Predicted 3D model of RNase P RNA and transfer RNA as a complex of 485 nucleotides.

[in-house]
C1' cells in the first nucleotide's frame, strides 16, 4: 500500500418560554371535626440500549407436599470454568468452511492465517425410514462388462487345423453406468480375469505406552476390515424440573342489600296520682264460606361479623452504579473509596423558538483535480418504564474508537 | 399477566407420522350446445405453501426466530 476479518462505545448539544408526573418543603392562601386536608409559588428530580417479544433463568409472594423409591411427562446434552441460576457467558477440544500454499499419474490429494459456523451424548441395545434412478439401498447383489469351459453354427484351408459368432455352465467385482449415499481409498505386486489375495501409505477397530484435570492429542503393536446415513423419527444413557403469578400477597374498609345479638314499637280492658304493672286479642296468604289445618313474619335504634366498591401497601439502597487496585488468558471475583438514580394507574417525562452540530442538496470561487472555502436551504433512527433482576432474540438514521491476519514493496 | 390455535390458487378447504409434477369445489378464460343467455359438457390458465434461518440427500410437513389474525382463563 492492497485485501480480508473481528470487537467495543455513543445514540444529537446548549439556552429561553411554556406544560405535565413525583418528592420533601422553613413561603403564601383557602378550608377544618384543630388531628389535618387542599391549592399556588420556588426548589429538586423525571425512560432505553433495546424500556419491545415474553423465549429461557432467578428474586419475591401465596398454595400444595414436607421422608424415600418407582413410573409417566417436559427440558437440557463435547470438555473445563464463570454465575444466585440458565438453554447464557468465557477458555479449550473435535468436525465443517476459509485467502492462500504444496504435491500430482492432471483424476485428484494433502496442509491451512485472522476469522466464521456447529441443537457437538449414543447408530456396535432395539424398532423404523432411505422416494426416483439403479443389477443392488443394508444378513448385499450382477444390467452392460472381464475371464475360463463350451452344445451348436458360419467362414478359410487338400488336410492337420485356424478364425469368428454363440445356447448353456462356472469364476470375478477391476471398468462403465445410477444415485445424496454403492459394503474401505491410492499405488504396486499378483492372477485366466480379478479381488486385502499379498505389500506400502492413509482410514477404521482393539490393546499398550506417553502428554493433558478433561474433551482429546502423539507414538507403538495387533486385526485384513467384521461396522452406510438419519435420534430438530421412536428410543437408550446421564443430568434436571412442585404449581401459580404483583389482578401474587398484606392492611383498612363505605353506601345498599343479606346474616347474628339486644332493646323498643299495636289495639282493648283493669289498676295506679303518675311512671308502670297485669290480663286478653296478633297480622297476612292458601281455602266458596265457617271451624279446624298448613305456610310466612312488619317497622325503628344500637352493636357484632363476613365481604363488595374504594383507599393504602407490596414499590425500589439494589446479585445497583462510578472510580481505583489486586487475582485470573478470559467470563468473572475480592478489597477500598464515592454516589443515590423514574415510580405513573387511562397512565407524567411534552410542545414552541433560537444558536450550533454529524450529515445531505444547490450555487459560486480558487485549483495542487484529492478536496478546501463562502452563501443559501434541508436536517435527526428504532422506539416509551408499570414488581424487580440476569440473559437471549428482534428493530435501529448516523457517528466514533480499537484490534487481528495474509500478500507485496521499502528500510 | 398466563395459556392455546391458525396462515396453502381470487374465495372456502384437503394434504402436515418428510419423497420431488402441491390437489378439490366454487370462481376465471376458451370452445361446444342455444336465436341469445343460464344450466350442462369439454379443455385450459392461475401457487414466494405468511417471512427469515437451520436439520436432512430431500421440508407445505421437523426445529427455531419474527409478522399478522383469532380464541380461552384470571
Nucleotide at each position: 500500500u492492497c485485501a480480508g476479518a473481528c470487537g467495543g462505545c455513543c445514540g444529537g448539544a446548549u439556552g429561553g418560554c411554556u406544560g405535565c408526573g413525583c418528592g420533601g418543603u422553613a413561603u403564601u392562601c383557602u378550608c377544618u371535626u384543630c388531628g389535618g386536608a387542599g391549592a399556588a409559588g420556588a426548589c429538586g428530580u423525571g425512560a432505553g440500549g433495546a424500556a419491545a417479544g415474553u423465549c429461557c433463568g432467578g428474586g419475591c409472594u401465596c398454595c400444595a407436599c414436607u421422608g424415600g423409591g418407582a413410573c409417566g411427562c417436559g427440558g437440557c446434552g463435547c470438555c473445563g470454568g464463570g454465575u444466585a441460576a440458565c438453554g447464557c457467558c468465557c477458555g479449550g477440544c473435535c468436525g465443517g468452511g476459509g485467502a492462500g500454499g504444496g504435491g500430482u499419474u492432471c483424476g485428484c490429494c494433502c496442509c491451512g492465517a485472522a476469522c466464521c459456523c456447529g441443537a457437538g451424548g449414543g447408530a456396535a441395545a432395539g424398532c423404523g425410514c432411505c422416494a426416483c434412478a439403479g443389477a443392488a439401498a443394508a444378513c448385499a447383489g450382477a444390467c452392460c462388462g472381464c475371464c475360463g469351459g463350451g452344445c451348436g453354427g458360419a467362414g478359410g484351408g487338400a488336410g492337420a487345423u485356424c478364425u469368428c459368432c454363440a445356447a448353456c455352465c462356472g469364476g470375478c467385482a477391476a471398468g462403465g453406468g445410477u444415485g445424496a449415499a454403492a459394503c474401505g481409498g491410492u499405488g504396486g505386486g499378483g492372477u485366466a480375469a480379478g479381488a486385502g489375495c499379498c505389500c506400502a501409505c492413509c482410514g477404521c477397530g482393539c490393546c499398550c505406552c506417553c502428554g493433558g484435570c478433561g474433551a482429546c492429542g502423539g507414538g507403538g503393536g495387533c486385526g485384513g476390515c467384521g461396522c452406510g446415513g438419519c435420534a430438530a423419527g421412536c428410543c437408550c444413557c446421564g443430568c434436571u424440573g412442585g404449581g401459580a403469578g404483583c389482578a401474587a400477597g398484606g392492611u383498612c374498609g363505605a353506601a345498599u342489600a343479606g346474616g347474628g345479638a339486644u332493646g323498643g314499637c299495636u289495639g282493648c280492658g283493669g289498676u295506679u296520682c303518675a311512671g308502670g304493672c297485669c290480663g286478653c286479642a296478633g297480622g297476612g296468604g292458601c281455602g266458596u264460606u265457617c271451624c279446624a289445618g298448613c305456610c310466612c313474619c312488619g317497622c325503628c335504634a344500637u352493636c357484632c361479623g363476613g365481604g363488595u366498591a374504594g383507599a393504602c401497601u407490596g414499590c425500589g439502597a439494589g446479585a445497583a452504579c462510578c472510580g481505583g487496585u489486586c487475582g485470573g488468558c478470559g467470563a468473572c471475583g475480592g478489597c477500598c473509596g464515592g454516589u443515590c438514580c423514574a415510580g405513573a394507574u387511562g397512565a407524567a417525562u411534552g410542545g414552541c423558538c433560537a444558536u450550533c452540530u454529524a450529515u445531505c442538496c444547490u450555487u459560486g470561487u480558487c485549483u495542487u483535480c484529492g478536496a478546501a472555502c463562502a452563501a443559501g436551504g434541508g436536517g435527526g433512527a428504532c422506539a416509551g418504564a408499570a414488581c424487580c433482576c440476569g440473559g437471549c432474540u428482534u428493530a435501529c438514521a448516523g457517528g466514533c474508537c480499537g484490534u487481528c491476519u495474509g500478500a507485496c514493496g521499502c528500510c | 399477566g398466563c395459556g392455546c390455535c391458525g396462515a396453502u390458487a381470487g374465495c372456502u378447504c384437503a394434504g402436515c407420522u418428510g419423497g420431488a409434477u402441491a390437489g378439490a369445489g366454487c370462481a376465471c378464460c376458451a370452445g361446444a350446445c342455444u336465436a341469445c343467455g343460464a344450466a350442462u359438457c369439454u379443455g385450459g390458465g392461475g401457487g414466494u405453501c405468511g417471512g427469515g434461518g437451520g436439520u436432512u440427500c430431500g421440508a407445505a410437513u421437523c426445529c427455531u426466530c419474527c409478522u399478522c389474525g383469532g380464541c380461552g382463563c384470571g
The prediction has a mean pLDDT of 76.